[in-house]
RNA sequence: GAGUUUGAUUCUGGCUCAGGAUGAACGCUAGCGGCAGGCCUAACACAUGCAAGUCGAGGGGUAACGAUGUCUUCGGACAGUCGACGACCGGCGCACGGGGGAGUAACGCGCGUAUGCAACCUACCCUUAACUGGAGAAUAGCCCGGAGAAAUUCGGAUUAAUGCUCCAUAAUAUUUAGAUACCUCCUGGUAUUUAUCUUAAAGUUCCGACGGUUAAGGAUGGGCAUGCGUGACAUUAGUUUGUUGGUGAGGUAACGGCUCACCAAGACUACGAUGUCUAGGGGGCCUGAGAGGGUAGUCCCCCACACUGGUACUGAGACACGGACCAGACUCCUACGGGAGGCAGCAGUGAGGAAUAUUGGUCAAUGGACGCAAGUCUGAACCAGCCAUGCCGCGUGCAGGAAGACGGCUCUAUGAGUUGUAAACUGCUUUUACACGGGAAUAACCACCGGUACGUGUACCGGUCUGAAUGUACCGUAUGAAUAAGCACCGGCUAACUCCGUGCCAGCAGCCGCGGUAAUACGGAGGGUGCAAGCGUUAUCCGGAUUUAUUGGGUUUAAAGGGUGCGUAGGCGGACCUUUAAGUCAGUGGUGAAAUCCUGCAGCUUAACUGUAGAACUGCCAUUGAUACUGAAGGCCUUGAGUAUAGUUGAGGUAGGCGGAAUGUGUAAUGUAGCGGUGAAAUGCUUAGAUAUUACACAGAACACCGAUUGCGUAGGCAGCUUACUAAGCUAUAACUGACGCUGAUGCACGAAAGCGUGGGGAGCGAACAGGAUUAGAUACCCUGGUAGUCCACGCCGUAAACGAUGAUCACUCGUUGUUGGCGAUACACAGUCAGCGACUGAGCGAAAGCAUUAAGUGAUCCACCUGGGGAGUACGGUCGCAAGAUUGAAACUCAAAGGAAUUGACGGGGGCCCGCACAAGCGGAGGAACAUGUGGUUUAAUUCGAUGAUACGCGAGGAACCUUACCUGGGCUCAAAUGUAGAGUGCAUAAACGGGAAACUGUUUUUUCCUUCGGGACUCUUUACAAGGUGCUGCAUGGUUGUCGUCAGCUCGUGCCGUGAGGUGUCGGGUUAAGUCCCAUAACGAGCGCAACCCCUACCCUUAGUUGCCAGCGGAUAAUGCCGGGGACUCUGAGGGAACUGCCGGUGCAAACCGUGAGGAAGGUGGGGAUGACGUCAAAUCAGCACGGCCCUUAUGUCCAGGGCUACACACGUGUUACAAUGGCCGGUACAGAGGGCAGCUACCAGGCAACUGGAUGCGAAUCUCGAAAGCCGAUCUCAGUUCGGAUUGGAGUCUGCAACUCGACUCCAUGAAGCUGGAAUCGCUAGUAAUCGCGUAUCAGCAAUGAUCCGGUGAAUACGUUCCCGGGCCUUGUACACACCGCCCGUCAACCCAUGGAAGCUGGGGGUACCUGAAGUCUGUGACCGCAAGGAGCGGCCUAGGGUAAAACUGGUAACUAGGGUUAAGUCGUAACAAGGUAGCCGUA
Repeated sequence: GAGUUUGAUUCUGGCUCAGGAUGAACGCUAGCGGCAGGCCUAACACAUGCAAGUCGAGGGGUAACGAUGUCUUCGGACAGUCGACGACCGGCGCACGGGGGAGUAACGCGCGUAUGCAACCUACCCUUAACUGGAGAAUAGCCCGGAGAAAUUCGGAUUAAUGCUCCAUAAUAUUUAGAUACCUCCUGGUAUUUAUCUUAAAGUUCCGACGGUUAAGGAUGGGCAUGCGUGACAUUAGUUUGUUGGUGAGGUAACGGCUCACCAAGACUACGAUGUCUAGGGGGCCUGAGAGGGUAGUCCCCCACACUGGUACUGAGACACGGACCAGACUCCUACGGGAGGCAGCAGUGAGGAAUAUUGGUCAAUGGACGCAAGUCUGAACCAGCCAUGCCGCGUGCAGGAAGACGGCUCUAUGAGUUGUAAACUGCUUUUACACGGGAAUAACCACCGGUACGUGUACCGGUCUGAAUGUACCGUAUGAAUAAGCACCGGCUAACUCCGUGCCAGCAGCCGCGGUAAUACGGAGGGUGCAAGCGUUAUCCGGAUUUAUUGGGUUUAAAGGGUGCGUAGGCGGACCUUUAAGUCAGUGGUGAAAUCCUGCAGCUUAACUGUAGAACUGCCAUUGAUACUGAAGGCCUUGAGUAUAGUUGAGGUAGGCGGAAUGUGUAAUGUAGCGGUGAAAUGCUUAGAUAUUACACAGAACACCGAUUGCGUAGGCAGCUUACUAAGCUAUAACUGACGCUGAUGCACGAAAGCGUGGGGAGCGAACAGGAUUAGAUACCCUGGUAGUCCACGCCGUAAACGAUGAUCACUCGUUGUUGGCGAUACACAGUCAGCGACUGAGCGAAAGCAUUAAGUGAUCCACCUGGGGAGUACGGUCGCAAGAUUGAAACUCAAAGGAAUUGACGGGGGCCCGCACAAGCGGAGGAACAUGUGGUUUAAUUCGAUGAUACGCGAGGAACCUUACCUGGGCUCAAAUGUAGAGUGCAUAAACGGGAAACUGUUUUUUCCUUCGGGACUCUUUACAAGGUGCUGCAUGGUUGUCGUCAGCUCGUGCCGUGAGGUGUCGGGUUAAGUCCCAUAACGAGCGCAACCCCUACCCUUAGUUGCCAGCGGAUAAUGCCGGGGACUCUGAGGGAACUGCCGGUGCAAACCGUGAGGAAGGUGGGGAUGACGUCAAAUCAGCACGGCCCUUAUGUCCAGGGCUACACACGUGUUACAAUGGCCGGUACAGAGGGCAGCUACCAGGCAACUGGAUGCGAAUCUCGAAAGCCGAUCUCAGUUCGGAUUGGAGUCUGCAACUCGACUCCAUGAAGCUGGAAUCGCUAGUAAUCGCGUAUCAGCAAUGAUCCGGUGAAUACGUUCCCGGGCCUUGUACACACCGCCCGUCAACCCAUGGAAGCUGGGGGUACCUGAAGUCUGUGACCGCAAGGAGCGGCCUAGGGUAAAACUGGUAACUAGGGUUAAGUCGUAACAAGGUAGCCGUA
């Protein structure tokens, strides 16, 4: 820096990623070289070999080898004389080098750093001085003998030394006692000096030289002491008896309780003792801007260790890796009696493990030990081998080359794109590989030879000799592109995209997440991106993370202020002056090992790597100086703080006394039937007299009004009146003290309610409990009762949403206003002042909400607390408590969020305003019957498919007998039918007849187009090219169309302004409207889509035009009729205009607008109706109207045909029709429409038939002809009944359409005459030419299921007080844990799976401590009759101790029947606790 909480925003906050690194491991891959590195695990066990020896110039000597000599039986023997030398004595070394990191948190300074030793040692080395005389006794070896399996060991005799002992000499050494001078850091030190005591030595050798002893000094190495620094846990708070100190002694190289005796009682600890766990420390290394964080492999320094534990010896040095003794465990040998061993040296083996190499070469170099030296030894070291483990370097070719090849992949597919200049092909080069040839440096010493300088030896010079790596590095020559590329990734973060397969499967995944049929996220492919002999993954560390914040965070609401006060330690602290110089600052000196890092230069061809020089090492110590600030010391001051005096305030506290109202109870009285309670009731009380009323009495508790965002108190809290005691604040004065102050861990005190203990008290209220209701249930809400409790005294508890969710103190910083208590003032006036309590608002702050002199602003000091959510304030442990419990307070595991504030919506059994046939007021229905029709269900071979709350159900379908038709059964067909386009050709196509067949189809026979303007055209067939077909799937891939909210009044934009932002404003507010309609106001001003208007019909008038329409006047004609001539007046037709705009009047109002039985007008306030449907919502409907992506079928899911089905029928629902009758039925007579239709048609008229209809006939392609009203009106009849209502159903007879009315048409006539007497819960439509009622027409159509749909006119009402309620909608506001948006979200028990954890009878380990017993080796000590001339020793005793045993506790693990809660888990059960007033507001503490 990015991703991730949300619809979006902002903040908080966690998780994750991109970077760097590694002793790494794993997967795939692999050409070379250089330089590095390589058991992180079992300090587990180890076969085998090697890793420390050397010196004959210390010694006695001679086992093996060689030389020489002598002898020889030719086998050999002899001779330490020589070279050499096993074993032995002796010297030096073995304490270095090498290894691994178990222990160790500092015991007793381990490490780092800085000091000290006036408290010390130091072999070998260097310098200086002196000395090196004499004597003695042993012992190994060798030899002889013995024991034993062996290891080993015993006895005897003899012997040497640079081994051991004694004597001499001696000092600047040692001991004791002084003296003088100087110095200092406490004891003291140094120098000089007097006296006294003790102690040395070794030889080898021709020479030279190498040694030996003493003393002093140096160097080197060590020892000791001290300051500072150096993990985690306080759920480890007290520890300690040699402990702390002193005196004396012992011991040590040396100081010291190091050890011992005695004395004292100290010592350490909250600045973390003690305990537990973990761990070698540092230079460095990794990371980081730094500060830091992590780490301690390789290299260097230090420490500790060497199978485990203990112990000392030797030695200059060890308590000793390849030494000793003892104990233990383990392994091995054994003749069972005893013995041997220690790879955490180099290789190597087994084991463990994800994992880490050769039983290699050489001492050539460097270094070490010994030696005079040659030299010997050296798994130190130098090299080589193995491993891409890392870093660095090189290569796998370079140039040209477009037919943009083949192939692959992709696509819009005759072709194009990409792979891709890539390949082929042409030319060039040869690093590297391979072959051949040449070929270094590392080498200097030592030794030998020669030479020079002084003295047959030393020093120097020259030459010769010496190479494991190695015939290596390097160089040259030749051939030839020849020998050499992979891995990961491609949804975002994050560079890189397409196809196929798969279909919540297989799988991926670092986080978000991807996969349920179009996956750039899985698998494969093509292509691309990144890095490259490597690339990825995993693990770990730092970074990003300012996410522990010193640099550099926070705490009103996100996690976080302790409930409050007092106060200890601590931290911080007013003004002035003086001193000091601890902090601070500056200079200087020392140190800060080397390596590393950085810079310059240099060496390997470069680089890595290495060398060299510098810088740095930010630190520590010392010293000199400065003195502003802090500190320390002293002095002084008054403003902080306190005191005094005088006022004043208050529900401040404690104890006592008193009071009235109310309630309850008791008694008495009046009085009578109810009271009480609720949403409604009931339980309850009451005729034994309640409730009510009156009087009196008693009891306990609480104190109305005043009373107020008033007062007091630190907080909790405090309220009738009064008394006593007591505390505090404020004001005034400026008298006194003189910084006495602030904060405050641990601590102490106080601390609501509930609760606990003891004893009282108990009116009302009231957990638990009982009853009554409510409810599906109701362990609740409501009601009636009612115990604890509430009250008092004393004692506990110690918690609350103990809240201002805001710690205390001090200082500073604009204003307005109210109020309490003082002061000032004569005062009720007041720009006064001090201390409080509130409201509003600036700057500033804040994520915002908000805070804002009572800060959440600006600063200072101190304390407390926080670090993702859950698990969990839980478990365990501790402390407190009588208990309840409080306090302190985790982890495993799990999630990628949890959360704050604000925004827009949606929602609310939130609020306000408004509208709508939404309710109400009315009228008529439906729900009951029968039938029609649609749907569900059922049935069926099929009952094709779709539509399903509103917004499906007389819907798609505006017309299923065949067809339609998509369904079923059966039979056929397969480049197959039908069609279109374009080209060419043709007229054997077609038609007819006869067979088969259910038909489709098929077989046979016959025949050979039509029109023509002669140009041609139509039709059929053949052929060619193109397009098959699918009512199969997906409406959740789509277009288009449609429904609904809703004809509701809304939905947006530009610019500006506000806000960090989402977003807001505009569009809100006040009015008004049918309307976001308009007006006013206004940080908004305008605009768009909607509203309205423009369009059509209708209502009135005018103009114009009059045919098929009309007929007033004139004429003609008829039985009669605009029938005719004519006419344009009227009606009407149809074209164009007019008209209505709140325009006028009155009232109200600023205006918009509203009101009026107003005027005028045909019409009056959008006149009525229609068309017209904003942004969007419902993944709404439709792949079966059509189109279309993808998928699927291809002798079938295509297509043709016949028959059947879509018309089934216990049932349920929707929509209708007809009715149930008298406002009616039936019969007769009679009147009036509009809008439409008509040639395969409508048909006048005539005739037949009861009728449907039929036979004729005429008019009309229609303002001309035709189809045609009913209710109504007049009269008659029926008389309340299952009827003269009602017409279902059924029988018979017909008519019509049609190829065909069986399944399955309509109509007519005759007969039959079901149900039904107005319809439960509940429900639908309608506000005027509307409802209701009456008929007419049309589309579809051969006919018809039409009672449907749609249009037309006739007759023609009732009612609306009003907006409380139901439903739907709009605007504003409010709450929200909702945003898939309440059909939302979400809690708990139970049941199921899995996981980790707690408890637990018990079982089993571990380390440590304590007590007692025992006690090896060994030091020390006592003794020492035995050995020894002696020194001394053996032996015996004592102290201490490793180890072992016993015992009781504590701590800490593992495991466990059973058990507890927790977490996780698409679709289990029960309820519905929370979120809205969540339907009883929620929440906190307690029972």
Predicted 3D model of a 1487-nucleotide RNA (small-subunit ribosomal RNA) from an uncultured prokaryote. The sequence is in RNAcentral, with records from ENA. Its mean pLDDT, the model's own confidence on a scale to 100, is 81.